[in-house]
RNA sequence: GGGGGUAUCGCUCAAUGGAAGAGCACAUGCUUAGCGUGCACGAGGUCCUGGGUUCAAUUCCCAAUACCUCCA
Numbered sequence: 001g002g003g004g005g006u007a008u009c010g011c012u013c014a015a016u017g018g019a020a021g022a023g024c025a026c027a028u029g030c031u032u033a034g035c036g037u038g039c040a041c042g043a044g045g046u047c048c049u050g051g052g053u054u055c056a057a058u059u060c061c062c063a064a065u066a067c068c069u070c071c072a
Stems, first nucleotide, its partner, number of pairs: 001071007010024004018055001026042001028040003049063004
C1' cells in the first nucleotide's frame, strides 16, 4: 500500500426493512441470625460516526474512524 471481516445496555452475544432481546453483572423485594444460593421484579441502548435509498433502516448502499485478519 491492497483485499476481507467486526463495531448492538457495564461484559459476552442475538435479531430476514415494520423498530432491540438473552445470559452474566447491577438495583429492589422474599427467603436466612447473617452471607451465599434460590425465587420474584426492575433499571440500563443517540444499535461506532456522517450521508444516501425507502412510507419506514440496527438491518440495504456509500464514506470516515477504531480493531482483527490475509497478501505485498